Annotation: The part of an RNA shown here (large-subunit ribosomal RNA, domain V) has 584 nucleotides and comes from an archaeon. The sequence was found in a public genome assembly. The coordinates come from a structure-prediction model, not an experiment, and the mean pLDDT is 82. Its Rfam family is "Archaeal large subunit ribosomal RNA". Its Rfam clan is "LSU clan".

Context: one part of a larger RNA
RNA sequence: CCAGGGACGCCCUGUGGGAAGCGAAGACCUUGUGGACCUUUACUGCAGCCUGCUGUUGCAUCUUUUUGUUGGGUACAUAGCGUAGGUAGGAGCCGUCGAAGCGAGAACUCCGGUUCUCGUGGAGGCGCCAAUGUAACACUACCUACCCAACAGAAAGAUGCUAACUUCCCGGAAGGGAAGGACAGCAGUUGGUGGGCAGUUUGGCUGGGGCGGCACCCGGCAGAAAAGAUAUCUGCCGGGCCCAAAGGUAGGCUCAGCCAGGUCGGAAACCUGGCGUAGAGUGCAAGGGCAAAUGCCUGCCUGACUGCGUUGCGCAAAGAGAGCAACGCAGAGGCGAAAGCCGGGCCUAGCGAACCCUAGUGGCCUUUUAGUGGGGCCCUAGGAUGACAGAAAAGGUACCCCAAGGAUAACAGACUGGUCGCGCCCGAUAGUUCACAUUGACGGCGCGGUUUGGUACUCCGCUGUCGGCUCUCCCCAUCCUGGCCGUGCACAAGCGGCCAAGGGUGCCGGGGUUCACGCAUUAAAGGGGAUCGUUAGCUGGGUUAAGAACGUCGUGAGACAGUUUGUUUGAUAUCUACAGGGCG
Numbered sequence: 001c002c003a004g005g006g007a008c009g010c011c012c013u014g015u016g017g018g019a020a021g022c023g024a025a026g027a028c029c030u031u032g033u034g035g036a037c038c039u040u041u042a043c044u045g046c047a048g049c050c051u052g053c054u055g056u057u058g059c060a061u062c063u064u065u066u067u068g069u070u071g072g073g074u075a076c077a078u079a080g081c082g083u084a085g086g087u088a089g090g091a092g093c094c095g096u097c098g099a100a101g102c103g104a105g106a107a108c109u110c111c112g113g114u115u116c117u118c119g120u121g122g123a124g125g126c127g128c129c130a131a132u133g134u135a136a137c138a139c140u141a142c143c144u145a146c147c148c149a150a151c152a153g154a155a156a157g158a159u160g161c162u163a164a165c166u167u168c169c170c171g172g173a174a175g176g177g178a179a180g181g182a183c184a185g186c187a188g189u190u191g192g193u194g195g196g197c198a199g200u201u202u203g204g205c206u207g208g209g210g211c212g213g214c215a216c217c218c219g220g221c222a223g224a225a226a227a228g229a230u231a232u233c234u235g236c237c238g239g240g241c242c243c244a245a246a247g248g249u250a251g252g253c254u255c256a257g258c259c260a261g262g263u264c265g266g267a268a269a270c271c272u273g274g275c276g277u278a279g280a281g282u283g284c285a286a287g288g289g290c291a292a293a294u295g296c297c298u299g300c301c302u303g304a305c306u307g308c309g310u311u312g313c314g315c316a317a318a319g320a321g322a323g324c325a326a327c328g329c330a331g332a333g334g335c336g337a338a339a340g341c342c343g344g345g346c347c348u349a350g351c352g353a354a355c356c357c358u359a360g361u362g363g364c365c366u367u368u369u370a371g372u373g374g375g376g377c378c379c380u381a382g383g384a385u386g387a388c389a390g391a392a393a394a395g396g397u398a399c400c401c402c403a404a405g406g407a408u409a410a411c412a413g414a415c416u417g418g419u420c421g422c423g424c425c426c427g428a429u430a431g432u433u434c435a436c437a438u439u440g441a442c443g444g445c446g447c448g449g450u451u452u453g454g455u456a457c458u459c460c461g462c463u464g465u466c467g468g469c470u471c472u473c474c475c476c477a478u479c480c481u482g483g484c485c486g487u488g489c490a491c492a493a494g495c496g497g498c499c500a501a502g503g504g505u506g507c508c509g510g511g512g513u514u515c516a517c518g519c520a521u522u523a524a525a526g527g528g529g530a531u532c533g534u535u536a537g538c539u540g541g542g543u544u545a546a547g548a549a550c551g552u553c554g555u556g557a558g559a560c561a562g563u564u565u566g567u568u569u570g571a572u573a574u575c576u577a578c579a580g581g582g583c584g
Base pairs, nucleotide, nucleotide: 008584009583010582011581012580013579014578015577017576018575019574022570029405030404031403032402034401035400036397037396038395039394042200043199044198045197046196048193049192050191052189053188054187055186056185058161059160060159061158062157063156064155065154066153067152068151069150070149071148072147073146074145075144085143086142087141088140089139092126093125094124101120102119103118104117105116106115107114108113165180166179167178168177169176170175203216204214205213212233217239218238219237220236221235222234240388241283242345243344247301248300249299250298251297252296253295255279257275258274259273260272261271262270281290282289284350286348287347288346305331306330307329308328309327310326311325312324313323333342334341335340356383357382358381359380360379362378363377364376365375366374367373412458413457414455415454416453418452420448421447422446423445424444425443430438466541467539468538469537471533472530473529474528475527476526479504480503481502482499483498484497485496486495487494508518509517547565548564549563550562551560552559553558
C1' cells in the first nucleotide's frame, strides 16, 4: 500500500423472549348498617276469599224463650176444728141468676187434703164472738214468689208468600211474562285466612369469609415488666343465684388435727384430760380477711328502714347512664347496763334506659256544680331488652349489579421451614463370632427451598389459572457411559462409597391428568430449577359462568373440592431482544 473479516453506525424482511406490554376503576374473594330479583311456616301490611252483625229489607203462620197488662189459682214450723204468704181496712159477706150435701171427671199434693167443671139437690153456708196463735180465707185493696189462660210486644228458629232486589224471555220504550226471592247482590263494620302482591330486615367479633365458638354484660387469679393503666379466638376458674334466717344486736363459747384414757365400739360414733396461730369454719369461684371473732350456740328483734347530702368505682391520664360501695345529717325504731352497733348477708360477681302495662291504707289536677265513675300528672314498687347504654326482623342468587379494598382470601412471588427432601452425630439391634461389608431403632444437629402449610409483605383503575405440544439455558443430591476405593470381593454378577454434569436418559396402554399403575424394550429409561420456564407461541381435555340432567341436601328459592353434557382463547409490533439479508 492492497484485499478479506469483525467491532461500530444505519436500513430491509421476519420471530414474538421482555417492557410484571395494550385492552376492561377484577366477573373470584371480602367489605358497605349499597342495590336488585327470587323464596318461605322471617317481620309488617294490602288485594282476594271465608265469616258474624247492620242497612238496602217487606207480609203471614207455627214453635220456643222472654217482657208487660188482665183474669184465675197456689203459698202447710209448733199450737189450733184446719194447708193461716205479707200489710192495711173491716162487722158483716155469699146464696132461687141455685147454699150445704151427694155422684162423675180433671189438676195439684207435704197423701192430710185443696181447687175447678158437669150433673143431682132445693135453703142454707161463712165470719165476728170463744180457744189457739205474731196474725183469722167473711169481704175489699195493695205487695212478694210461683203456676195456668187470654191479649199486646220483642228475640231466635222453621215454613210459606210477593212487592223490594236479581237472572232470563218478549218489546223501540213504557211495560209484561217466567224463574228465584227477602236469600243473593251491593255498601259499612267484626273476626279469620291470605308470598297473589308490596315494603323491609336477616347483628358483631373473627390470624380472609363461612362452619364452630363468645374472648358481646359482670367477678377472682396469672399474664402485668415492685405507682396507675395495659392486648390476643392468652392461661386457670366462676356469676345471671340463694337465705325470713344464712339478716340486726347482745351474751356465751372455740375450731381442724394429734396424744393418753374409757362397756359393746372397730381407722372412724360418744365421754374425760392434754397439746393445738387456725393446718377449721365462713351458702357458692378465686384472692384477700377473720380466734374472748367476721367462726359456733342462745335470747330479744326486723335497720333486708323513710327523707337527704358527699365521695369513690363504673370511666387512669377527655366526657358519660344504669348499677355497686363507703361516709355523714334528720326522723322513727331494734339490741345492749353502757360505750356503741344496725340503711341486709366477712369483702370483691348475682345486673337493665325510654315508651307501654300492672299495683299502691301515696299525693295532685280535670270532666259547668255535688257524689260516683272516667281521663291525666307526680312518687314508689313490679313486668325486658343476655347482641346485656336496650331497632320490632328469615333465607337464595352460577341471572346478577354498583362502590371500595391488595386495610382481606384463592394463583404466582416474598419471608418462615412445622411438614417435605437430603445429609451428619450417637450407636441399641441384626449380621454364627464381629457396631461401622451391610443393617441402623430411640434420640440429637444441620442443609435445601422441588411438597404441604403458616404469615398476609407486593399485585383486586386486572402480572391470564391445570395438563399437553414446541423451544432454550442452568443445578447435581449421578440413572447410564468414564476414573477410583471397600466388601461378609475366588471368577462372573452384585452391594456400599468417592470423583465426575461431556453426551445420553426413548416407545406404548387407559384416564384431562401432573403423579401413579401396567406392558415390552434399553447401556440407562435420574431428580430438579428457570413467575409450579414457556397462552401479544399453539392446544383447551380439566378446573371455573349463563342452558340442561342425575344422586344427595333443603318446605322453598336453590346448593354440593359429587357426577354428566354444553360453553367466543381479542388486537397490534413503538422500544428492546433475537434470526436472516443489505449498505457504510